[in-house]
Context: one part of a larger RNA
Molecule: small-subunit ribosomal RNA, 3' major domain
Organism: uncultured anaerobic bacterium
RNA sequence: UGACGGGUCCCCGCACAAGCAGCGGAGCGUGUGGUUUAAUUCGUUGCUACACGAAGAACCUUACCUGGGUUUGACAUAGCAGUGGUAGGGAAGCGAAAGCGGACCGACCCUUCGGGGAGCUGUUACAGGUGUUGCAUGGCUGUCGUCAGCUCGUGUCGUGAGAUGUUCGGUUAAGUCCGCUAACGAGCGCAGCCCUCGUGAUGUGUUACAAGUGUCACAUCAUACUGCCGGUAUUAAGUCGGAGGAAGGUGGGGAUGACGUCAAGUCAGCAUGACCUUUAUAUCCAGGGCUACACACACGCUACAAUGGUCUGUACAAUAGGUUGCCAAGCCGCGAGGCGGAGCCAAUCCUAAAAAGCAGGCCUCAGUUCAGAUUGCAGUCUGCAACUCGACUGCAUGAAGUUGGAGUUGCUAGUAAACGCAGGUCAGCUAUACUGCGUUGAAUACGUUCCCGGGGAUUGCACA
Numbered sequence: 001u002g003a004c005g006g007g008u009c010c011c012c013g014c015a016c017a018a019g020c021a022g023c024g025g026a027g028c029g030u031g032u033g034g035u036u037u038a039a040u041u042c043g044u045u046g047c048u049a050c051a052c053g054a055a056g057a058a059c060c061u062u063a064c065c066u067g068g069g070u071u072u073g074a075c076a077u078a079g080c081a082g083u084g085g086u087a088g089g090g091a092a093g094c095g096a097a098a099g100c101g102g103a104c105c106g107a108c109c110c111u112u113c114g115g116g117g118a119g120c121u122g123u124u125a126c127a128g129g130u131g132u133u134g135c136a137u138g139g140c141u142g143u144c145g146u147c148a149g150c151u152c153g154u155g156u157c158g159u160g161a162g163a164u165g166u167u168c169g170g171u172u173a174a175g176u177c178c179g180c181u182a183a184c185g186a187g188c189g190c191a192g193c194c195c196u197c198g199u200g201a202u203g204u205g206u207u208a209c210a211a212g213u214g215u216c217a218c219a220u221c222a223u224a225c226u227g228c229c230g231g232u233a234u235u236a237a238g239u240c241g242g243a244g245g246a247a248g249g250u251g252g253g254g255a256u257g258a259c260g261u262c263a264a265g266u267c268a269g270c271a272u273g274a275c276c277u278u279u280a281u282a283u284c285c286a287g288g289g290c291u292a293c294a295c296a297c298a299c300g301c302u303a304c305a306a307u308g309g310u311c312u313g314u315a316c317a318a319u320a321g322g323u324u325g326c327c328a329a330g331c332c333g334c335g336a337g338g339c340g341g342a343g344c345c346a347a348u349c350c351u352a353a354a355a356a357g358c359a360g361g362c363c364u365c366a367g368u369u370c371a372g373a374u375u376g377c378a379g380u381c382u383g384c385a386a387c388u389c390g391a392c393u394g395c396a397u398g399a400a401g402u403u404g405g406a407g408u409u410g411c412u413a414g415u416a417a418a419c420g421c422a423g424g425u426c427a428g429c430u431a432u433a434c435u436g437c438g439u440u441g442a443a444u445a446c447g448u449u450c451c452c453g454g455g456g457a458u459u460g461c462a463c464a
Base pairs, nucleotide, nucleotide: 001464002463004460005459007458008457009456010455011454012453013452015448016447019411020410021409022408023407026302027301028300029299030298031297032296033295034293035292042053043052064288065287066286067285068284069283070282073126077125078124079123080122081121082120083119088105089104093100094099108117109116110115128277129276131275132274133273137271138270139266140265141264142262144260149188150187151186152185153184154183155164156163157162168179169178170177194254195253196252197251199222200221201220202219203218204217205216209212225248228242229241230240231239232238304404308363309362310361311360312359313358314357320351321350322349325344326343330339331338332337370401375396376395377394378393379392380391381390417440418439419438420437421436422435423434
C1' cells in the first nucleotide's frame, strides 16, 4: 500500500421489512445429473451451468454407434506425364444405398497447323480432421455493475515503499455540485449528445378517414431549464412546498458497461500456434442413436374450482408476417380438413376468430357438468418416408390432484397479476420455450435493528 475481520461509523440497492402473485406437494413439457446402452455425440457445473449453445434431432441436420464402400480423396492449388472415341451422357448386371460395372451415343475454345487451353486419367507435393490443448492465443461474451469509481502531469511531504490531490463539512442517482483545503489542473468513467413514447406547431396527403381537413400517417421544428414564487441552507451547492403546464426536478423506456477481477466461458461459430492422425481420428452411404428410465434436481405449463365450469348471443386492440407466399367469399365434412378460386409484391388484399369482458340459461360444493393425464378405436395433414420418433381431429376412457413441509423466487405503477395476439426458426412439429404486442389492472413501503450484495472513512492484523 492492499486484502481480510462472527471490529467501529456513514450511505445505497425489491437487500430486509410492508404487500401481491408464485415455486417447493400432483400430472405433463423441457433441460441436467445418474443409471443403462453398440451409441445414448459434444460443450456449459455456486452466485455467473441446468426451456443454456439449440431462432425448432423422423431422413438430412449429426459431430455418436453398427454395417457396407472410397484412398490425391466430398473440397483447393501447383509441378510432371498421358489423353481423341477425350470431356460429357449412360443401358444390362450386383447392391439397402453408396459404390462397382461398362454395351451404346458423343462434344467445346485458340492456332503460326508444330501445338496450346479447358476437361479427364495417373503420379508427386498435398488436401481433410466438430481430433487434443480456452492453462499457448485472437476475437467475442458472462460477472462484480450502469456500482461510482480508476488514474495521470506538475508541485509539495517522506531516506524509501509511498502519500497528497481523491481527505474533511454539506449535497446528489452520481469523485454530482458547493465550501474549505499543499495542492493546482487533466484523462477514462457519471451526466449530456443518440433512439423511442408523451404535448404543440408547420408541411405533405395515397392505399388512411366522417370527403375536405377534425382523426390518421410520415417528415421537420419547438417544448422543461430548479426558469418563476415562498420557506430553509454558509444566503453556497442544494432541498421542501406552490403556480403555470401535456409533462417537474434524470418526465417514462432503450442503447451506451471505466481501470480491472474470476489462468471465468468458448479451439464445436470463426480465426489461430503447437501436438496428434493420413487405406484413417479423412470421406460417402443405409439403418440405428441423440427421444433409453428404478431415481434426484432445475425452469415452466395445466389444475385442484362457484371471483368458477359450460351453452347461446354480443363488444373493443396493438405489434408482426405474406409470391416456393398469405389465402377471402361460397360449397362439402361433427371436426382436423378438403374442394374452390377472388384479392394482394400490400396504410389497399389476406393471416384475423382477439381473449379475458358484457347479457341471459343451466350446474349447487360433489373428486362433481372441477381437472384433464393415460389408454382404445376411427381419421386429417406435412413429407421419398410418421414403427423406433410428428402434429392435429372425432368418439370412448376419465388417473393424480381438495392449495402444497423445511425452505425459496419475482415485482415499487400502467409495474405485479390476469387475458389473449403476432413473429423468428420451420416441409411438418414435440413452442407450455424465446422475442415482441396490446387489453383489464392492483396492494404496499413504518423504517434501516437484522439477512445478502456494494461504496466510503477509520481501526486491528500471526496474510501478500